[in-house]
Molecule: c-di-GMP-I-GGC riboswitch aptamer
Organism: Desulfobacterales bacterium
RNA sequence: AAAGAAAAAGCCAAACCUAUUGUGAAAUAGGGACGGAAAACCACGGGUCUCAUGGGGAGAAAGCCGAGUUGCCUUCG
Numbered sequence: 001a002a003a004g005a006a007a008a009a010g011c012c013a014a015a016c017c018u019a020u021u022g023u024g025a026a027a028u029a030g031g032g033a034c035g036g037a038a039a040a041c042c043a044c045g046g047g048u049c050u051c052a053u054g055g056g057g058a059g060a061a062a063g064c065c066g067a068g069u070u071g072c073c074u075u076c077g
């Protein structure tokens, strides 16, 4: 530098349950593991969801896809 077939030292943690917060989408904490090679960060583009509305609007999610930023392991050189 390239790649992610196999593996997992270390890492994250879906559904579901409990508590709290919020009108809500959801969030945080604990339990729990379906999965993940960026399931790390980022609402920039598309899409999704919530609230409000005559309309303009205000929000949520990065574990939907893409862009951008950083990085672990393994293989190969």
Base pairs, nucleotide, nucleotide: 002075003074004073011036012035016031017030018029019028020027021026034063040069041068044066045065046064048060049059050058051057